About this RNA
The RNA shown here (c-di-GMP-I riboswitch aptamer) has 90 nucleotides and comes from Rheinheimera aquimaris. The sequence was found by an Rfam model in a public genome assembly. The coordinates come from a structure-prediction model, not an experiment, and the mean pLDDT is 87. NCBI's taxonomy places the organism under Bacteria, Pseudomonadati, Gammaproteobacteria, Chromatiaceae, Rheinheimera.
Parts: sequence; C1' cells; structure tokens
RNA sequence: ACAAUUAAAAGGCAAACUGCACCGAAAGGGCAGGACGCAAAGCUUCCGGUCUACGGCGUGUAAAAACGCUACGACAGCGGGGUCGCAUUA
Repeated sequence: ACAAUUAAAAGGCAAACUGCACCGAAAGGGCAGGACGCAAAGCUUCCGGUCUACGGCGUGUAAAAACGCUACGACAGCGGGGUCGCAUUA
C1' cells in the first nucleotide's frame, strides 16, 4: 500500500411515526422533528426485482363508471454491478 473479516476511537447516515396553506395523477420525494437500524443505509438505474399508471391501448356502455395491459415515473434502506471514501487492533 492492497484485500478480507474482526476490534477500538473519531465521526457519519437516518426506518417507522409525527408535522408542513411543500412537489407529484400516484408510487414516491422535499423540509423539520424522531431513531429502527446501517461498514458504505456515500454516489450512480448498467442488470434483475418490486411499486405506481398521469398518458396510451384494449374490454365495457346509449353514454359512462369500472376492469385489464403498458413506464417515458418511482424505490440506491430489495439484490447484483460500477465508482469514491474514515480507522488500522488481531
């Protein structure tokens, strides 16, 4: 120096939930509070997966409603990949 697990120290992030005359059709996101947890729970949709369906298509109807299919939407705290990074005991 690098890799992998495992200790210690310094720190870091922030689930559920609550609040908002915030954004969004929704999923979900943002800000504040709050900690379930996390060695990458830093960043990144390249692969798989999951969620939603504004819009589009189909079914349906007198017309509707409704139902089904579909990401160009979302989830990085669902895995994998890529990439940057603190410490250095055994």